A computed fold for a 1478-nucleotide RNA from a metagenome, annotated as small-subunit ribosomal RNA. Its mean pLDDT, the model's own confidence on a scale to 100, is 83. It matches the Rfam family "Bacterial small subunit ribosomal RNA".
RNA sequence: AGAGUUUGAUCCUGGCUCAGAUUGAACGCUGGCGGCAUGGCUAAAACAUGCAAGUCGAACGCGAAAGUGGUGCUUGCACCGCGAGUAGAGUGGCGAAAGGGCGAGGAAUACGUUUCUAACGUGCCCCAAGGCCAGGGAUAGCCCAGGGAAACCUGGAUUAAUACCUGAUGAUCCCGGAUAGUCGCAUGGCCGUCCGGGCAAAGGCUUGCCACCUUGGGAUCGGGAAACGUCCUAUCAGCUUGUUGGUGGGGUAACGGCCUACCAAGGCGAAGACGGGUAGCGGGUGUGAGAGCAUGACCCGCCGCAUCGGGACUGAGACACUGCCCGGACUCCUACGGGAGGCUGCAGUAACGAAUAUUCCGCAAUGGGCGAAAGCCUGACGGAGCAAUGCCGCGUGUGGGAUGAAGCCCUUCGGGGUGUAAACCACUGUCAGGAGUCACCAACACAAUGAGGAGCUCCAGAGGAAGGACCGGCUAACUUCGUGCCAGCAGCCGCGGUAAUACGAAGGGUCCAAGCGUUAAUCGGAAUCACUGGGCUUAAAGGGUGCGUAGGCGGACUGGCAAGUGCUUUGUGAAAUACCACGGCUCAACCGUGGAAUUGCUUGGCAUACUUCCAGUCUUGAGGUCGGUAGAGGGUGCCGGAACGCUAGGUGGAGCGGUGAAAUGCGUAGAUAUCUAGCGGAACGCCAAAGGAGAAGUCAGGCACCUGGGCCGAUUCUGACGCUGAGGCACGAAAGCGUGGGUAGCGAACGGGAUUAGAUACCCCGGUAGUCCACGCCCUAAACGAUGUGUACUAGAUGGUGAAGGUUUUGACGCCGGCGCCAUCGAAGCAAAAGUGUUAAGUACACCGCCUGGGGAGUACGGUCGCAAGGCUAAAACUCAAAGGAAUUGACGGGGGCUCACACAAGCGGUGGAGCAUGUGGCUUAAUUCGAAGCAACGCGAAGAACCUUAUCCAGGGUUUGACAUGUAUGAAUUAGCAGCUGGAAACAGUUGUGACGCUCUUUGAGUGGAACAUACACAGGUGCUGCAUGGCUGUCGUCAGCUCGUGCUGUGAAGUGUCGGGUUAAGUCCCUUAACGAGCGAAACCCCUAUCGUUAGUUGCCAGCGCGCCUUCGGGUGGCGGGGACUCUAGCGAGACUGCCGGUGUCAAACCGGAGGAAGGUGGGGAUGACGUCAAGUCCUCAUGGCCUUUAUGCCCUGGGCUGCACACGUGCUACAAUGGCGCGUACAGAGCGAAGCGAUGCUGCAAAGCGGAGCAAAUCGCAAAAAGCGCGCCCCAGUUCGGAUUGUGGUCUGCAACUCGACCACAUGAAGUUGGAAUCGCUAGUAAUCGCGUAUCAGCUACGACGCGGUGAAUACGUUCCUGAGCCUUGUACACACCGCCCGUCAAGUCAUGGAAGCCGGGAGUACCCGAAGCCGCCACGUUUCAGUGGUGUCGACGGUAAGCUCGGUGACUGGGACUAAGUCGUAACAAGGUA
Repeated sequence: AGAGUUUGAUCCUGGCUCAGAUUGAACGCUGGCGGCAUGGCUAAAACAUGCAAGUCGAACGCGAAAGUGGUGCUUGCACCGCGAGUAGAGUGGCGAAAGGGCGAGGAAUACGUUUCUAACGUGCCCCAAGGCCAGGGAUAGCCCAGGGAAACCUGGAUUAAUACCUGAUGAUCCCGGAUAGUCGCAUGGCCGUCCGGGCAAAGGCUUGCCACCUUGGGAUCGGGAAACGUCCUAUCAGCUUGUUGGUGGGGUAACGGCCUACCAAGGCGAAGACGGGUAGCGGGUGUGAGAGCAUGACCCGCCGCAUCGGGACUGAGACACUGCCCGGACUCCUACGGGAGGCUGCAGUAACGAAUAUUCCGCAAUGGGCGAAAGCCUGACGGAGCAAUGCCGCGUGUGGGAUGAAGCCCUUCGGGGUGUAAACCACUGUCAGGAGUCACCAACACAAUGAGGAGCUCCAGAGGAAGGACCGGCUAACUUCGUGCCAGCAGCCGCGGUAAUACGAAGGGUCCAAGCGUUAAUCGGAAUCACUGGGCUUAAAGGGUGCGUAGGCGGACUGGCAAGUGCUUUGUGAAAUACCACGGCUCAACCGUGGAAUUGCUUGGCAUACUUCCAGUCUUGAGGUCGGUAGAGGGUGCCGGAACGCUAGGUGGAGCGGUGAAAUGCGUAGAUAUCUAGCGGAACGCCAAAGGAGAAGUCAGGCACCUGGGCCGAUUCUGACGCUGAGGCACGAAAGCGUGGGUAGCGAACGGGAUUAGAUACCCCGGUAGUCCACGCCCUAAACGAUGUGUACUAGAUGGUGAAGGUUUUGACGCCGGCGCCAUCGAAGCAAAAGUGUUAAGUACACCGCCUGGGGAGUACGGUCGCAAGGCUAAAACUCAAAGGAAUUGACGGGGGCUCACACAAGCGGUGGAGCAUGUGGCUUAAUUCGAAGCAACGCGAAGAACCUUAUCCAGGGUUUGACAUGUAUGAAUUAGCAGCUGGAAACAGUUGUGACGCUCUUUGAGUGGAACAUACACAGGUGCUGCAUGGCUGUCGUCAGCUCGUGCUGUGAAGUGUCGGGUUAAGUCCCUUAACGAGCGAAACCCCUAUCGUUAGUUGCCAGCGCGCCUUCGGGUGGCGGGGACUCUAGCGAGACUGCCGGUGUCAAACCGGAGGAAGGUGGGGAUGACGUCAAGUCCUCAUGGCCUUUAUGCCCUGGGCUGCACACGUGCUACAAUGGCGCGUACAGAGCGAAGCGAUGCUGCAAAGCGGAGCAAAUCGCAAAAAGCGCGCCCCAGUUCGGAUUGUGGUCUGCAACUCGACCACAUGAAGUUGGAAUCGCUAGUAAUCGCGUAUCAGCUACGACGCGGUGAAUACGUUCCUGAGCCUUGUACACACCGCCCGUCAAGUCAUGGAAGCCGGGAGUACCCGAAGCCGCCACGUUUCAGUGGUGUCGACGGUAAGCUCGGUGACUGGGACUAAGUCGUAACAAGGUA
């Protein structure tokens, strides 16, 4: 000192959360020792038991017993002595008002600080002066008698005192009166003198001490008063009758309404009275840099309390914790008549609670009470016990010890980690344990006296002593397994849906350590309530506007005072604590001594700049006066024209009106249109503007009257009169309300017509309130510049508006400089940025208002205003981790601009209708295997499903180291192969025969080895799952022109720039401009085919010319041969095209247009080639592969079936519907391919499919091979046909083990639908479409009409870019970023939660009025043993209690209101894009 979290990313605002310190703590796990502290925070709820306040015989009178000794003797009784003047109670004195406990109450009768008491008291103690004389009568106790269960009480007799009483003496005491002096802020105090009146005592003993009385003083401790300070709430705004004051009286130690009678009517309050809530206060304590914030355990000071409430008595002191009286509640005893009690003392009990100790020891020390003293008492206190509750200290060992044991974990299987850690070796001896020894706390003449604890020495022995949390980021620390949105974690963000460093475990690691974590709480971080130290245009936040009260603040000069202020000083600020220094416990914690500090209050003095205050002066702030001036400023009245509607009349004659299109509506009873006249209400075109005015709301035809404000100018006056403004008052758009008018147009509601799935809307036709006027209310708006008012200062530029001045002799125009207002652009600055910028959001000052996360909510309750509607004021529970602002990049838009594409348009031909083929869906089925799903699945994987193929398809059969690979071990000898046999549908099972190979050796043979076999084990296998774990490959946008980088620059940043702009291109192609300059991947080019030419080479290709052969219709034909390279062709190498040339346009450019030449012209045509990326696109069934699953099965083999199933729907095709045709005959011209288990000629047979046969050919040679459309001739004559060929029957051919399911082909026969195809939709821009045939792959054959190629014939059209689709660039809006298939709103339905209202019901609190009236003080009356006392009665006050009406707070409440939250409910689509009606 910061960090995490809103976003795709960024900056800001803003909340939430974390890291720190602390605690009277509690809980979880763990736990060795010691020292010092601390320990009922909850029920001020209740308490068993014991103890906690007594003491004095030197104040006084009494006075035992047990026991023991003795005497008498009746042997169990009496008496005497000791015990003993003891125990004991009583009278009396002192103490008991301290000490100890607790914090209920109390917001001021309290506390703290500083003062005052001239308004007071003070036992015991100290000092001083004086005194202590003479008498008297009682009473408790004891005894007797009586009552009562008891507590206790009554009567009689008797007795003492330092108890009580009387008298005397007496002042410097007290009271009254008179008077001098002195002092004080006032009342008044002190003191002197004189006169009158009044008041005292106690003795005791050990004989010198202690008591006693009066007076004065001191000390100590108290009483009282004042000022200032001391929590929250205004949703508490008015409170008060002893109240405020006075006089008389009473009362007190003392002032005082403290009490009382009378008189007056005051007193307090926004600087918060009164009321409500909460709370003991301070020294201090925790935290913090500080200021603060929080707190008040332990220790110290003060206050309050003692079961609850009231009361007095005694006393120096109390209204009294362990005293008294009364009342209440509770507990206990009881003989039922009455009594007793008070742990908020120390222990302890039970209860409450998350939670807090021993019914301990001792008066040895310190202190207290009594006493002359010894001494007694002391749960104060000193100690010990319990608790890791805290702080501090120590230990659990130290050194050596492996390229490193074992175990465990990980592993790429090589190794790595735990780890010098252990074992092992050598040592040490703290603590705990045992034994011994001994200071100090100890002081009181000496002696005696220790509850409890320290130190030192020795002994043994590593032995008895380590855990907790954490390891995704924040935050130090990582791997494996298990789990599979489950179980769970979580402080925040968030982890977990099969590869989890986040759950659980293990290994390892990190941090602390006798503790470690968690929870709770406080401060901090949080500048997140901001005094130090924040904000308010858009993030939360400027009041709608003005006037103005209190308050706050206030111009220049002079003088005075000294309140604030500064310096200095006096007293105080208790001690402890905290800090510093030194010292004592071995250190530390702890403790002691000293110092400083205690920021405060207070006393005196000095200073006078500034502020206040007082006095005087001034003019610049402010205002007035005079002269001008602009204006929709306000109010009232009058007037006007245009438009509109209505009424009347004229013309006219069928529609008008309205919309996207219509309809409702109006109109032949005459509309609309048009003309004339009249009536009515509302609003004022042009001028008019960036314009003007006003405090704001707002204000617009013209004229008049009344009236407010502004501005300019002046050689004018006053003299700070000012600014702001809580409350208050006034004004305040629209809508709305009340009363009365008015109503043309418009027009909520409402009606109708449309639209629509619906349409309570948008559109249309009507239309009532209202809009208008007068008066009265309402008082709110995005009342906005989202920007409070005032003043001053801080670069400019431009425009508008108002009116004076100067300049020109005057004037117009113009120019110049100055003022007020309005507006635009901009420097600096400011700002998160957008922006703002002399009209500040800059720099400052003054004053007011307001904000403190989002939602709940501007809501509830309360109050107040209002006729109502509603306004103002204004929460909480609960809930979320965000909500937001500005800007950025994308994506998107039923936003815009530019551009492109067979995208549309222009054309040609199709599909959609028919039949068939094929694929798909659906249905069916034992099974109809699987995948592909908008474009980009559907003649797709499949370039060939009868078996095979073929699969987790189905039925059935069989098999288990396996159909296939590798390895290990064992075994036996042959297996393998070949040929058979039996069963079987086959696979397979069983079985017979034969029988290998290499090497060595005496070879009849034996041994051995590899392969193979068998068995067993590892493993094989899987077209099983996951394409959302993957690689690879592919599709698509798209052959679209884009996608990026380096450096620089701009911006706080995300980012931008470059890549934008102007041209141009097929193109981010090129050029120009330019804070950019360059570069890369794409485009282009390079590559292949094709079009022209050249050249080289000619066999199997070619044959012009020459020759030969063969055929011949004698024209010729035939490359068969010799030859030839001419030509065609083949296939190598080259040439050619580059906007190169010319003209024009264009920016001197790029480029475009036209032309020439050329086979080809602007990319010549075609192909291959596919940027960054998108779609979790497709494929685990091509292949590869992680994980999972399976292992006598999901593997493997086999037979048969299925993949071909058919009511139906869709896609893609073929064939057609015919005459540009069909059929027959004749006849011509290709290219590219293929061929040996092949192509197969000629020939023969068959109508044909085909068969027989086999020449030639591994092919520029032979074959497939006939090209077809075309051309010529003929027939058909518009018909379901000589079109069309489906379907079906029969007979065949071929392939194949096998054509039933389920092949193709042929022949004959049959001859269906169909006559050009609805909505809709597809392809194509030239050798293209259309049309015609040919070939190939797969393949035994073939369902091929498919796919891929080849050539033949060979068009039409394109004006153009408005629209549809898609794409590119720029721009704009956005609440989207999973990116519009986005986001998101409200009702309803379901669950949960908190809350408001509510008939009532219940409880608490504070009062008021009345009733009752205990104890008691006081007053009065009566009695009164002599007095005093006392007793009885009575009056006022008076606690508790009762009654009554309200106030207030809380709980509960049928029902009810909204709110919040909750993966996948319903209905719609409101908002975000012009969100489809901004």